[in-house]
RNA sequence: CCCUUAUCACGAGUGGCAGAGGGACGGGCCCAAUGAAGCCACGGCAACCCCCUUCCGUAAGGAAGGCAUGGUGCCAAAUCCCACAGCGCGGCACACACCCUUGGGAGGGCGCGCUGGCAGAUAAGGA
Numbered sequence: 001c002c003c004u005u006a007u008c009a010c011g012a013g014u015g016g017c018a019g020a021g022g023g024a025c026g027g028g029c030c031c032a033a034u035g036a037a038g039c040c041a042c043g044g045c046a047a048c049c050c051c052c053u054u055c056c057g058u059a060a061g062g063a064a065g066g067c068a069u070g071g072u073g074c075c076a077a078a079u080c081c082c083a084c085a086g087c088g089c090g091g092c093a094c095a096c097a098c099c100c101u102u103g104g105g106a107g108g109g110c111g112c113g114c115u116g117g118c119a120g121a122u123a124a125g126g127a
Stems, first nucleotide, its partner, number of pairs: 002126007013042005021031003026082003043075003048071002051066006079119001084116007094109001096107001098105003
């Protein structure tokens, strides 16, 4: 770097060093000299793995629950939002294009919501 599976609306920050970026990418919108990234210390959240109990199973393994000493992870905003497709509802303010016609009608753009997908992150396993 690649593959598989699971999860991603919850939760949890202070201090020191440092000194201009950061939120993956594109667009947006945010965070940041009242101090970004990064590093260190301490603290915390969570419960994927480990561990423990019970049940199912011949077994491999699976299900439910528990723990928080160990291995990871995480501690602005829903993975910050959108991004592709479908569906439902709404709407002609604006521009577009269509029909009848000078004022209307229907449509997609548009707004809201839902579902799926893509991408990403993390864990566990694998090549």
This is a predicted structure of a 127-nucleotide RNA (SAM riboswitch aptamer (S box leader)). Rfam family: SAM riboswitch aptamer (S box leader). Its family is annotated with regulation of gene expression in the Gene Ontology.